Predicted 3D model of a 72-nucleotide RNA (transfer RNA) from Volvox carteri f. nagariensis. A source record names the gene tRNA-Ala-CGC-1-1. It matches the Rfam family "tRNA". The family's RNA type in Rfam is transfer RNA. Rfam links the family to the GO term triplet codon-amino acid adaptor activity.

RNA sequence: GGGGCUUUAGCUCAGUGGUAGAGCGCGCGCUUCGCAUGCGUGAGGUCAUGGGAUCGAUCCCCAUAAGCUCCA
Numbered sequence: 001g002g003g004g005c006u007u008u009a010g011c012u013c014a015g016u017g018g019u020a021g022a023g024c025g026c027g028c029g030c031u032u033c034g035c036a037u038g039c040g041u042g043a044g045g046u047c048a049u050g051g052g053a054u055c056g057a058u059c060c061c062c063a064u065a066a067g068c069u070c071c072a
Base pairs, nucleotide, nucleotide: 001071002070003069004068005067006066007065010024011023012022013021018055026042027041028040029039030038048064049063050062051061052060
């Protein structure tokens, strides 16, 4: 220098055009003398950034950034 993959909640990951979810973690409540476990409930997201096509984008296209990887 060139090719490929990834980027979504604090962490690990789903979601594949029509208002964004799970597990773990966190807060509160119940349970306990107390803790853990269990149950219920809640908070937490500019979906990496910018632009484009579309009535509408996490999803499609382009560029950029970061990480991983292959070739040289």

Annotation
Model confidence (mean pLDDT): 84 of 100. The organism belongs to Volvox carteri, within Eukaryota.